[in-house]
């Protein structure tokens, strides 16, 4: 310098102006009051994913003696955590020269099922081509002959056999490869390798790795049934709780010997309800509601995830409803033009998206970027 790989950051900045929402302070109007309306000032007002609602928790209510079945989820090992399907480290397998990446990683020697198409044969398999010897026939050549024929070799065709080395089919063909052996072949035998089983062998907490021995081979599929181990009660803040109009209900007191209203009093008019208490609880209001398994920095423990101590910081909380627009300067970046070749001018231009009980994850979306670790190649010293 080029390419790759992994991780972190950020999500334009500042000012002005108009608008929206919660809260707080004045002002004005209406109302008997509770309260309502108008206008003004001030503070504050989304995210890395607030998203999807796919997992796991907190919290709330309901259910619950204990055990089991059913159902669902998870699945290498060890750790982290409130918990997880998440995270970290390691193991095994696969990919890559490497950094590194990928894996719905238990059991196929408990049993059952399935294996399309192609192919001769697909699960205790199979002879299509090929290879091999044998039998018989024909042909050719050579030799012998008592001329009838006989013997040997080779080729071809047929027959019943041998053979799983080779070809061919397939996702997969009953270990791989080299040799010995054989008529040709074959774990038939041997060495090495893979796999399987065993060991009072060695290392590791463990998954596992290494060593020795054995018989000679055992298909795949469990996101098919199934088996083993572990975990799981249900609903969700519209959870749930407190207060409580109006109307209906129950009880009590007073009332045509006039309750009550017009109306503060007298007169007059109207003329049957009025008041209090109680329970349940609707509308409505309030609580739950945001300071928490919280974040940053430093120290310590740990390979790490993470834990712990100290210190600093934390201004949405609505009716399921607000958080936006415009202008100016600058920043990142793209295009065009000019030119003194890295400057100027003009134009364009900053995504995805958006709280509603709260956390931890995962997944998905995402314009243009910045920084760093590591690996490979090349050049120079």
């Nucleotide at each position: 310098u080029g390419g790759g790989u992994c991780g972190a950051c950020a999500a334009g900045a500042c000012g002005g102006u108009c608008g929206c929402g919660u809260c707080g302070g004045g002002g004005g109007g209406c109302g008997a009051g509770a309260g309502c309306c108008c206008g003004u000032c001030g503070c504050c007002g989304a995210g890395g994913a607030a998203c999807g609602u796919c997992c796991g928790g907190g919290c709330u209510c309901c259910a619950c003696a204990g055990a089991g079945c059913a159902g669902g989820g998870c699945g290498g090992u060890g750790g982290g955590u409130a918990a997880c399907a998440c995270c970290c480290a390691c193991c095994c397998g696969g990919g890559g020269c490497a950094a590194c990446c990928c894996g719905c990683g238990a059991g196929a020697a408990a049993g059952u099922g399935c294996a399309a198409c192609a192919g001769a044969g697909a699960g205790c398999a199979g002879a299509c081509c090929g290879c091999c010897a044998c039998g018989c026939g024909u042909c050719g050549c050579a030799c012998c002959u008592c001329c009838g024929g006989g013997u040997g070799c080779g080729a071809c065709a047929c027959g019943g056999g041998g053979u799983a080395a080779g070809g061919g089919u397939g996702a997969a063909a009953c270990g791989g490869c080299g040799g010995u052996g054989u008529a040709a072949g074959a774990g038939a035998c041997c060495a090495c390798c893979a796999g399987c089983g065993g060991c009072u062998c060695g290392g590791g907490u463990g998954a596992c790795c290494g060593g020795c021995c054995g018989g000679c081979u055992a298909u795949g599929u469990a996101a098919a049934c199934c088996u083993c181990g572990c975990c799981c009660g249900g609903a969700g803040c519209a959870a749930g709780g407190u207060c409580a109009a109006a109307g209906a209900g129950g009880g009590g007191a007073c009332g045509a010997c006039g309750a009550g209203g017009c109306u503060g009093c007298u007169c007059g008019c109207c003329g049957a309800g009025u008041c209090c208490c109680c329970g349940g609880g609707u509308a409505g209001a309030c609580c739950g509601c945001u300071a928490g398994a919280g974040a940053g920095c430093u120290g310590c423990g740990g390979c790490a995830a993470c834990g712990u101590a100290g210190u600093u910081c934390c201004g949405a909380g609505a009716g399921a409803g607000a958080u936006g627009g415009c202008c100016g300067u600058c920043c990142a970046u793209g295009g065009u033009g000019c030119c003194u070749c890295g400057g100027c001018a003009c134009c364009g231009g900053g995504a995805c998206a958006g709280a509603a009980c709260c956390c931890g994850g995962c997944g998905u979306a995402g314009c243009a970027g910045u920084c760093g670790g590591c690996c490979c190649a090349u050049u120079c010293g």